[in-house]
RNA sequence: UAAUCAUCCAGAGGACUUGAGGGACCUGGCCCUGCGACGGUCCGGCAACCUCCCCGGCGAAAGCCGGGAAAGGUGCCAAUGCCAGGAACGAUGAGGA
Numbered sequence: 001u002a003a004u005c006a007u008c009c010a011g012a013g014g015a016c017u018u019g020a021g022g023g024a025c026c027u028g029g030c031c032c033u034g035c036g037a038c039g040g041u042c043c044g045g046c047a048a049c050c051u052c053c054c055c056g057g058c059g060a061a062a063g064c065c066g067g068g069a070a071a072g073g074u075g076c077c078a079a080u081g082c083c084a085g086g087a088a089c090g091a092u093g094a095g096g097a
Base pairs, nucleotide, nucleotide: 001097004094005093006092007091008090013043014042015041016040017039021032022031023030025086026085027084028083029082044077045076046075049073050072051071053068054067055066056065057064058063081089
């Protein structure tokens, strides 16, 4: 990088910096934004995809299901992926190639 599988109606703040757009793409809406959006840095937080740990169930085993915790690896912290339609669409995680 492309594909596969799973999830995407819950949750989560500040400071500094930057300075005009942003909400992935297209169309139509709607919303955020000089009372500083978007981006970056720091601290904080949310969550439970993977690892580790604990408990229970099924099973010959491998493993699967449920619950708990949150040390590590990610991820995330406006609105249902903002809404509708389109698309071999997008985002995140995991294992492999």
Molecule: SAM riboswitch aptamer (S box leader)
Organism: Nonomuraea sp. PA05